[in-house]
Predicted 3D model of a 72-nucleotide RNA (transfer RNA) from a bacterium.
Model confidence (mean pLDDT): 82 of 100.
The sequence is in RNAcentral, with records from ENA.
Its Rfam family is "tRNA". It is annotated as a transfer RNA.
RNA sequence: GCCCUCAUAGUUCAACGGAUAGAACGGAGAUCUCCUAAGUCUCAAAUCUAGGUUCAAUUCCUGGUGAGGGCA
Numbered sequence: 001g002c003c004c005u006c007a008u009a010g011u012u013c014a015a016c017g018g019a020u021a022g023a024a025c026g027g028a029g030a031u032c033u034c035c036u037a038a039g040u041c042u043c044a045a046a047u048c049u050a051g052g053u054u055c056a057a058u059u060c061c062u063g064g065u066g067a068g069g070g071c072a
Base pairs, nucleotide, nucleotide: 001071002070003069004068005067006066007065010025011024012023013022018055027043028042029041030040031039048064049063050062051061052060
């Protein structure tokens, strides 16, 4: 230099172009208990960035940024 893959809650991962973007762990509150842990209930929290296509984009296309891999 060229090519490929990936980027979503604090973390690890889901999401046939149409869901209120979901789960687990973690966090906060309540309940339970003599106290703690466990259990139960509730709550908060995310689509890397800029454009484009579309009635509709986490999803498709292009540029950029970052991470990983292959070739030279």